[in-house]
Context: one part of a larger RNA
RNA sequence: GGCGCACGGGGGAUGCCUGUGGCUCUCGGAGGCGACGAAGGACGUGACAAGCUGCGAAAAGCGCCGGCGAGGGGCAAAUGCCCUGUGACCCGGCGAUGUCCGAAUGGGGAAACCCGUGGGGAGCGAUCCCCACACCGGCGAUGAGUCGGGGCGAACGCGGGGAACUGAAACAUCUUAGUACCCGCAGGAAGAGAAAGUAACAACGAUUGCGCAAGUAGUGGCGAGCGAACGCGCAGGAGCCCAAACCGGUGCGGUCAUUCUGGCCGGGACCGGGGUUGUAGGACCGGCGCCAGUACCGACGCGCGAGCCGUAGCCGAACCCGCUGGAAAGCGGGGCCGCAGCGGGUGAGAGCCCCUUAGGCGAAACGUCGCGCGCGAGGUCAGCCGGCACCUGAGUACCGCGGAGCACGAGGAAUUCUGCGGGAAUCGGCGGGGCCCAUCCCGCAAGGCUAAAUACUACCGAGAGACCGAUAGCGCACAAGUACCGUGAGGGAAAGGUGAAAAGAACCUCGAGCAGAGGAGUGAAACAGAUCCUGAAACCGUGCGCCU
Numbered sequence: 001g002g003c004g005c006a007c008g009g010g011g012g013a014u015g016c017c018u019g020u021g022g023c024u025c026u027c028g029g030a031g032g033c034g035a036c037g038a039a040g041g042a043c044g045u046g047a048c049a050a051g052c053u054g055c056g057a058a059a060a061g062c063g064c065c066g067g068c069g070a071g072g073g074g075c076a077a078a079u080g081c082c083c084u085g086u087g088a089c090c091c092g093g094c095g096a097u098g099u100c101c102g103a104a105u106g107g108g109g110a111a112a113c114c115c116g117u118g119g120g121g122a123g124c125g126a127u128c129c130c131c132a133c134a135c136c137g138g139c140g141a142u143g144a145g146u147c148g149g150g151g152c153g154a155a156c157g158c159g160g161g162g163a164a165c166u167g168a169a170a171c172a173u174c175u176u177a178g179u180a181c182c183c184g185c186a187g188g189a190a191g192a193g194a195a196a197g198u199a200a201c202a203a204c205g206a207u208u209g210c211g212c213a214a215g216u217a218g219u220g221g222c223g224a225g226c227g228a229a230c231g232c233g234c235a236g237g238a239g240c241c242c243a244a245a246c247c248g249g250u251g252c253g254g255u256c257a258u259u260c261u262g263g264c265c266g267g268g269a270c271c272g273g274g275g276u277u278g279u280a281g282g283a284c285c286g287g288c289g290c291c292a293g294u295a296c297c298g299a300c301g302c303g304c305g306a307g308c309c310g311u312a313g314c315c316g317a318a319c320c321c322g323c324u325g326g327a328a329a330g331c332g333g334g335g336c337c338g339c340a341g342c343g344g345g346u347g348a349g350a351g352c353c354c355c356u357u358a359g360g361c362g363a364a365a366c367g368u369c370g371c372g373c374g375c376g377a378g379g380u381c382a383g384c385c386g387g388c389a390c391c392u393g394a395g396u397a398c399c400g401c402g403g404a405g406c407a408c409g410a411g412g413a414a415u416u417c418u419g420c421g422g423g424a425a426u427c428g429g430c431g432g433g434g435c436c437c438a439u440c441c442c443g444c445a446a447g448g449c450u451a452a453a454u455a456c457u458a459c460c461g462a463g464a465g466a467c468c469g470a471u472a473g474c475g476c477a478c479a480a481g482u483a484c485c486g487u488g489a490g491g492g493a494a495a496g497g498u499g500a501a502a503a504g505a506a507c508c509u510c511g512a513g514c515a516g517a518g519g520a521g522u523g524a525a526a527c528a529g530a531u532c533c534u535g536a537a538a539c540c541g542u543g544c545g546c547c548u
Base pairs, nucleotide, nucleotide: 001547002546003545004544005543006542007541008540009539015533016497017496021468022467023465024464025463026462027461028460029459030457031456032152033151040101041100042099043056044055045054047079051075052074062095063094064093065092066091067090071083072082073081106115107114108113116133117132118131119130120129121128122127135149136148137147138146139145156187157185158184159183160182161181167174171221197204198203208235209234210233211232212231218226219225239449240448241447242393246273247272248271249270250269252266253265254264255263256262257261278427280392281391282390284387285386286385287384288383295380296379297378300376301375302374303373304372305371307369309367310366311365313361314360315359319334320333321332322331323330335352336351337341343355344354345353398422399421400420401419402418403417404416408434429444430443431442432441433440484491485490504532507519508518509517510516
């Protein structure tokens, strides 16, 4: 020196575990917060207080109402001092207070700071306290004033813009994709929606979502790819209001007459009535019918009422003995309950020890929901016959050009949108049925509203898992978006486990020692001794054996 064995050191793998951890779902709730100052912060606030949490100069808190019932003064020990059956602490509801910054809003500003103006108040005074003072929009008169907006928020929605890598085995049309991303706006959903529809000789009857139709018909450097609809089945189910004709009113203008003031006219303005359709409907005229503002509807608002539900809670069956053990829930014996043998805890493995569980009960206050009643606004009496030919959405439809969107890339290219140009008809009308024309059929554009079925989950509650188990699972089970890095945008960790219980080692010895060690003691165990369960390997050492 090597190899081997043993015992240690070192290290933290492995196993086991999971306290309030994470992931993915399901059901229910909620779907917003904000000038009544949000989200998020700064700074404060404790007897002593660095961090976290809570709170705001009334500062780990104040008031009231309710719940609970013996302890309490957060995490978090100790000391001190307090509170509490006159009900504390804790839990729920409603309030009060709520510095400064932040949309930040009196002006400024390098956020948490600086400086004002007007009015009111306190003080002898320095000074202090309170209120108001931003901008934009609507109404109003341009005023006074008043109402609203602004900012934040995970995804979902609609709209305005809008890539490239990539694929086509290169690449340009095409694809990726109207995706990512940027912007605007809204809601609990949004959007769409009550046929100028779809069809095809049969008809259907708003919209939306799902299954099929169907990877079909098509489209496509007919490449790569893209990719419907009709119809059928299901979920859900709802239909309405204007504009116009006509009538009335108000004000304006014109004209006439003038005594108060009035009559007439008016493609103009506003308000009310009327009216809303495609087998056309309505207005107006005539005739018939109808009457009571009853009855019914009701998607909006208000009030009242009992009730359900939510936000605290409450009741809730049944077991003992022996043995082993540190400990009984294990084993043995004998019982019991069960609308409860889900689950968790207790010194090990408990239906009957504890918390729960089945089942049942409960709210002063606040909220939600639907229901009933009442009130308000609104609608419906919509009928029939005849006449008349007044109305029925115009720079619109449509056409040309340039684009876009439709599964459809200009194609035979309809339908939809529109930047430029042109530009109708008016019910004897107009649009569509995939160029176009005719016949036939379907519908009525150029105004508007509309629940539900659908999408999503930051947030709250409950539950589940052939999900993870600390290099896993969220980046974070722990003072984590922390420490730390970066000028900044931004990046971004590591780090869980004594024991059943601190019983966390009094006391003694060595030592300079609050280091460390040896005794003693606790404990079932101390090689469980405090970064303490188990404690692998690398690596380091000591002893012994063998070899060189």

This is a predicted structure of a 548-nucleotide part of an RNA (large-subunit ribosomal RNA, domain I) from a bovine gut metagenome. Its mean pLDDT, the model's own confidence on a scale to 100, is 83.